Overview
c-di-GMP-I riboswitch aptamer from Aquibacillus kalidii, 82 nucleotides, folded computationally. The prediction has a mean pLDDT of 83. Rfam family: c-di-GMP-I riboswitch aptamer. Gene Ontology term of the family: cyclic-di-GMP binding.
RNA sequence: AUUUGAUAAAGGCAAACUAUUCGUAAGGGUAGGACGCAAAGCAAAGGGUCUAAGAGACAACUGAGAUCGCCUGGCUACCAUU
Numbered sequence: 001a002u003u004u005g006a007u008a009a010a011g012g013c014a015a016a017c018u019a020u021u022c023g024u025a026a027g028g029g030u031a032g033g034a035c036g037c038a039a040a041g042c043a044a045a046g047g048g049u050c051u052a053a054g055a056g057a058c059a060a061c062u063g064a065g066a067u068c069g070c071c072u073g074g075c076u077a078c079c080a081u082u
Base pairs, nucleotide, nucleotide: 004080005079012037013036017032018031019030020029021028022027035069041075042074045072046071047070048067049066050065051064053062054061
């Protein structure tokens, strides 16, 4: 520098749910808790999904937000392995 990800090993993250808190909401923070994760680390770029508002016959739509633990792409990294 590169390949791969074991029922190994050092270490890591933490779904549902509960409490509390912020937010109109989707959802976020903190604590508990573990379903899972080899990028479940970072970042809303493309697509998807969701939310409140506007408009509208439903939908399509508009601009604003949420989600990276939905997918793709980008950046970075531990251990082992080649």